[in-house]
RNA sequence: AGCGCGAUAGCUCAAUGAAAGAGCACGCCCCUGAUAAGGGCGAGACGCUGGUUCGAUUCCGGCUCGCGCAACCA
Numbered sequence: 001a002g003c004g005c006g007a008u009a010g011c012u013c014a015a016u017g018a019a020a021g022a023g024c025a026c027g028c029c030c031c032u033g034a035u036a037a038g039g040g041c042g043a044g045a046c047g048c049u050g051g052u053u054c055g056a057u058u059c060c061g062g063c064u065c066g067c068g069c070a071a072c073c074a
Base pairs, nucleotide, nucleotide: 002069003068004067005066006065007064010024011023012022013021026042027041028040029039030038047063048062049061050060051059
């Protein structure tokens, strides 16, 4: 060369062909004499691009990035 795995919220992770949820973090409120803890509410994401499909984050191709293996050099 090449092969495999992965890329989802600020971080760590889920899930699924009918279209995304959690914990922490963040904002507001409640609670408290106050802080922490606790409770409620809210905002926030499917790497890019084409294809298949009524419908794609999911399936397929290409690309980018990361990790591992291999190869090469030594």
This is a predicted structure of a 74-nucleotide RNA (transfer RNA) from a Gammaproteobacteria bacterium. It matches the Rfam family "tRNA". Rfam's curators write: Transfer RNA (tRNA) molecules are approximately 80 nucleotides in length. Lineage of the source: Bacteria > Pseudomonadati > Pseudomonadota > Gammaproteobacteria. The prediction has a mean pLDDT of 80.